[in-house]
Formats: sequence, C1' cells, structure tokens
RNA sequence: UAAAAUCUUCGAGACAGGGUGAAAUUCCCGACCGGUGGUGACAGUCCACAACGCUAACCGAUGGUUAGCCAGUACGGUGAAAUUCCGUAAUCGACAGUAAAGUCUGGAUGGGAGAAGGUUUUA
Repeated sequence: UAAAAUCUUCGAGACAGGGUGAAAUUCCCGACCGGUGGUGACAGUCCACAACGCUAACCGAUGGUUAGCCAGUACGGUGAAAUUCCGUAAUCGACAGUAAAGUCUGGAUGGGAGAAGGUUUUA
C1' cells in the first nucleotide's frame, strides 16, 4: 500500500414579510432549502445509488426479501477541460394528518446510500 474479516462513530436542509378567511408556515404575493458516490474543475435538474411511495413474486408472515416503477435546465461567458464555475432566465420535490404542505406535525429514539477511524489476517 492492497485485499478479506470484524468493530465503533457519523450519516438532510428550508416559508422572513404580507393578503384573504371563522380557520391556512397548506390557498394567493413573496421568501427559503438541496442526502450519497461518480464525472477532464465545484452538480437538487448529467450518470448511478439511498430514503419515502407504488406494483408483482416469494418467504413460518400485523413483518421481511427480491425484482420492476418513481421528479426536474436551458441560453450566454471563461477555459485545455464545466448541462458542475460565473451571468441570466427556468424547473423539481413520497406517504399520512390538517383549510389543499418540498419547508408544520407524524411513521422516525426507525431505515439508509455512504463517510471516517480502530483491530485481526493475508499478500
């Protein structure tokens, strides 16, 4: 240094201000937010993954496993290189609850892509 095994820790953010109303952080004006790995240079919108959700199959089964599905960007500039930077204008965001929610509350003191470190073994 690499591989394997094992353990520990970490592992998501955001409605200011205003309008209507009996009631809305849910509607309207406006504001704000962006998980993980990759990619010739930094990404919510490129490629892939996780989570939530849906469908199917299977399993000694109020659950679990596997497979599939699941949103969204253009133009201009710089440059060797950027749908990643700069400028401008866009656009997207599970389910349940509730005056209709990306931002509130809840499942969740859960799960998790993965990140960091320790130990052992082998080369």

Annotation
FMN riboswitch aptamer (RFN element) from a Bacilli bacterium, 123 nucleotides, folded computationally. Its Rfam family is "FMN riboswitch aptamer (RFN element)". Rfam describes the family as follows. The RFN element is a highly conserved domain that is found frequently in the 5'-untranslated regions of prokaryotic mRNAs that encode for flavin mononucleotide (FMN) biosynthesis and transport proteins. Gene Ontology term of the family: FMN binding. The organism belongs to Bacilli, within Bacteria. The sequence was found by an Rfam model in a public genome assembly.